[in-house]
Molecule: c-di-AMP riboswitch aptamer (ydaO/yuaA leader)
Organism: Desulfosporosinus youngiae
């Protein structure tokens, strides 16, 4: 001098997920977010159940394989239908260090809850404040604030 990995502190990013006061036990408030819940409007819709959170729907292939269906003498075989795992594609979403536009790249497109049950919906009324990570652009314009010296 270059990478590489840890671990502290700033510092940022997803997200509602912060932040003060207590703390001897238990917790409380704000600030953010969700559900339920008239009226008036809406809906004609309940087993092919149905619904909430979330950006996370949908559509399509392959191999396994329920269940039925054609079809043979019997089979092989097709069709069609729930579910599993791996694929590709999307509706949607994120981020690249102030904001808006543009432009390119880089991503995510999950999980999970209630339990036969909910449309919106004022009071009311209840819940939640996990957890996981580190931006591959000094891009264009346009605007907007901060230092610093003089």
């Nucleotide at each position: 001098u270059g990478u590489u990995c840890u671990c502290u502190a700033u510092c940022g990013c997803u997200u509602a997920a912060u932040u003060c006061u207590a703390a001897u036990c238990u917790a409380g408030a704000a600030g953010c977010g969700g559900g339920g819940a008239a009226a008036c409007c809406a809906u004609u819709u309940u087993c092919c159940g149905g619904g909430g959170u979330g950006a996370a729907u949908c559509c399509u292939u392959c191999a396994c394989a329920u269940a039925a269906u054609u079809g043979u003498c019997g089979a092989u075989a097709a069709u069609u239908u729930a579910g599993u795992g791996a694929g590709g594609g999307u509706a949607g979403g994120g981020u690249u260090a102030c904001u808006c536009u543009u432009c390119a790249a880089c991503c995510c497109g999950a999980a999970u809850c209630c339990g036969u049950c909910a449309g919106c919906u004022a009071a009311c009324u209840u819940c939640g404040u996990a957890a996981g990570c580190g931006u591959u652009g000094c891009a264009a314009g346009a605007g907007a604030g901060g230092a610093a010296c003089g």